[in-house]
c-di-GMP-I riboswitch aptamer from Inhella proteolytica, 97 nucleotides, folded computationally. The sequence is in RNAcentral, with records from Rfam. Of the family's consensus pairs, 95% are formed in the model.

């Protein structure tokens, strides 16, 4: 610089699960346990994708003289998640070349 195809060393992380008078409307997320894997499973939502839908919108029903107000909906909606879905940027240990 560039590769991770071999081998080595010291370690990292830690899915599904369990627990929690944790946080969130969810989806997830944080803590401890735990170990299926992971060479960036470090970091950052810029792109697509994937879940989720509180507000907010449609739609239907009720209640009310009106203002309005309530439930129900496999409806829409990301501004909310995922970086352990992929792409991308960004920094880094060890090797090899």
């Nucleotide at each position: 610089a560039u590769u991770g195809c071999a081998g080595a060393a010291g370690g990292g992380c830690a899915a599904a699960c369990c627990c929690g008078u944790g946080c969130g409307a969810a989806a997830g997320c944080c803590g401890g346990g735990g170990u299926c894997g992971c060479a960036a499973a470090g970091c950052c939502u810029c792109c697509g994708g994937u879940c989720u839908a509180c507000c907010g919108c449609c739609g239907g029903c009720c209640c009310a003289c009106c203002c309005g107000g309530g439930c129900c909906g496999c409806g829409c909606c990301a501004c909310g998640a995922u970086a352990g879905c992929g792409g991308g940027g960004u920094u880094g240990c060890c090797a090899g070349u």
Its mean pLDDT, the model's own confidence on a scale to 100, is 84.